[in-house]
Predicted 3D model of a 70-nucleotide RNA (transfer RNA) from Vicugna pacos.
Its Rfam family is "tRNA". By type it is a transfer RNA.
RNAcentral holds the sequence, with entries from Rfam.
RNA sequence: GGGUACAACUCAGUGGUAAAGUACAUGCCUAGCACGCAUGAGGUCCUGGGUUCAAGCCCCAGUAUUUCCA
Numbered sequence: 001g002g003g004u005a006c007a008a009c010u011c012a013g014u015g016g017u018a019a020a021g022u023a024c025a026u027g028c029c030u031a032g033c034a035c036g037c038a039u040g041a042g043g044u045c046c047u048g049g050g051u052u053c054a055a056g057c058c059c060c061a062g063u064a065u066u067u068c069c070a
Stems, first nucleotide, its partner, number of pairs: 001067005008022003016053001024040005046062005
């Protein structure tokens, strides 16, 4: 100097109500479990400001982490 930060984990998201998979809970199924099916819960979008009618998204500063150069 560059990148990344969003659910327990992995992650998507063109300024206009935040998605998905796995995991978790409940029900069905089974002699019982697993698999499968259905439903549900789970979010201070890293922090603080700014711009805007409106910011996860744009701008500034900071923090953490990663990588490159000297």